Predicted 3D model of RNase P RNA and transfer RNA as a complex of 441 nucleotides.
Rfam match: Bacterial RNase P class A. Rfam links the family to the GO terms tRNA processing, ribonuclease P activity and dimeric ribonuclease P complex.

[in-house]
RNA sequence: CAGAUAGGACGGCUGGCUGCUUCUGCCGCAAGGCAGGGGAGGAAAGUCCGAACUCCGCAAGGCCAGGAUGCCUCGUAACGCGAGGGGGCUUCGGGGGAAACUCCGGGGCAACGGAAAGUGCAGCAGAAAACAAACCGCCCGCCGGCGGGCAACUGCCGGCAGGUAAGGGUGAAACGGCGGUGUAAGAGACCACCGCCCGCCUGGCAACAGGCGGGGCAAGGCAAACCCCAUCCGGAGCAAGACCAAAUAGGAGGGCGCUAAAGCAGGCCUGCUUUGCCCUCGGGUAGGUCGCAUUAAGCGCGGGGCGACCCGCGCUAACAGAGAAAUAGCCGGCUAAAACAGAAUUCGGCUUACGGUCCUGUCUGUGCA
RNA sequence: GCGGGCGUAGUUCAGUGGUAGAAUGUCUCGUUGCCAACGAGAAGGUCGUGGGUUCAAACCCCAUCGCCCGCU
Numbered sequence: 001c002a003g004a005u006a007g008g009a010c011g012g013c014u015g016g017c018u019g020c021u022u023c024u025g026c027c028g029c030a031a032g033g034c035a036g037g038g039g040a041g042g043a044a045a046g047u048c049c050g051a052a053c054u055c056c057g058c059a060a061g062g063c064c065a066g067g068a069u070g071c072c073u074c075g076u077a078a079c080g081c082g083a084g085g086g087g088g089c090u091u092c093g094g095g096g097g098a099a100a101c102u103c104c105g106g107g108g109c110a111a112c113g114g115a116a117a118g119u120g121c122a123g124c125a126g127a128a129a130a131c132a133a134a135c136c137g138c139c140c141g142c143c144g145g146c147g148g149g150c151a152a153c154u155g156c157c158g159g160c161a162g163g164u165a166a167g168g169g170u171g172a173a174a175c176g177g178c179g180g181u182g183u184a185a186g187a188g189a190c191c192a193c194c195g196c197c198c199g200c201c202u203g204g205c206a207a208c209a210g211g212c213g214g215g216g217c218a219a220g221g222c223a224a225a226c227c228c229c230a231u232c233c234g235g236a237g238c239a240a241g242a243c244c245a246a247a248u249a250g251g252a253g254g255g256c257g258c259u260a261a262a263g264c265a266g267g268c269c270u271g272c273u274u275u276g277c278c279c280u281c282g283g284g285u286a287g288g289u290c291g292c293a294u295u296a297a298g299c300g301c302g303g304g305g306c307g308a309c310c311c312g313c314g315c316u317a318a319c320a321g322a323g324a325a326a327u328a329g330c331c332g333g334c335u336a337a338a339a340c341a342g343a344a345u346u347c348g349g350c351u352u353a354c355g356g357u358c359c360u361g362u363c364u365g366u367g368c369a
Numbered sequence: 370g371c372g373g374g375c376g377u378a379g380u381u382c383a384g385u386g387g388u389a390g391a392a393u394g395u396c397u398c399g400u401u402g403c404c405a406a407c408g409a410g411a412a413g414g415u416c417g418u419g420g421g422u423u424c425a426a427a428c429c430c431c432a433u434c435g436c437c438c439g440c441u
Stems, first nucleotide, its partner, number of pairs: 001365010012334007020039008041340001045351002048349005053237004066233005071085005086112001088109009113228002118226002120222002135168002137164003141160008176194002179191003195217001196215008241290004251281006260275006295317001297316008370440007379393004387424001395411005417433005
């Protein structure tokens, strides 16, 4: 210098003209006008989590059902988010070992509680696939056949009945690995080492690591199969909700009319109800105001912490806040101006999309000293 | 704003861990003078996309794309 990769920052700037929206001030009876200020994002997105806020209401305890999360510690208002750590898997390089395997260094990955509670699943291949299994092979015995040998005995072939999980072969997986003892051949049957399990000690807040002793293989895989264990979870969502409040219609109360009509009670007079008009009251709707932008805020400095983050001090604040929804267009300059994309109650995360520029780390290649 | 479902052959649909199927369409052959119908056979699939779990994924999990529906 180039490329790859990981992380972080930025996300066009500027001048002019014409517009939109909002706030403040002034003018105007009003409509509106003038001046000044503000006007999308890192994801505003997906709506995948967690909260604030509000209402319903008491969801506190127990039981049942459902959902989510799941190594440890810390951070946080909280989280399924983040930081640090632990062990694991995988890959590359190097070393040790006969091998199984193991040590050191670098990179990458992860939803990483429990498979010695129970249930379930495993096609094909293979003899056998989960309280194992005898196809080939190996070995003992018996029988038959053909041989060798003077004999004791023994070789080959075939059959029967057993033993055997060392070896071959199948498979993703074959009921610890490996070396020895042992045996007819074999086998944790026994022994050393490795692995596994249990107990104790030491270190660590812990996950866990190391050491010592014991067990003697019992306990294969899958829980992103059911399930078990632990922890957490009331529901709805700003069209939440609060306040003010027309016209018309309807409701409640009162008054007028006492007449007209209808109904009911009654023998009649009469009484009651409904229909009419006026007044008052309350509820809802339209509409308006709030919620609504001052925040778990931003920036700077100092301090603490490996880090996420926390603490202290100072400064900033009209700085988008509409209500069918404004934030735009044209021309010029910057070598080119081009990515994904448009706030709708708010905030913290995650995920996804993204042309280009800059910074930092690592690796590789090349050149120069 | 809040939720649910679907994507498999050209088309319409099954398959819900173990060799991807049916109907219809397409092609070939037979039948017919020819066509249709009928009979026989064949081809046709990145199971929307990417990643993960598992020995094994259309199926289970995560993300994403597209389409459809419901409530307020």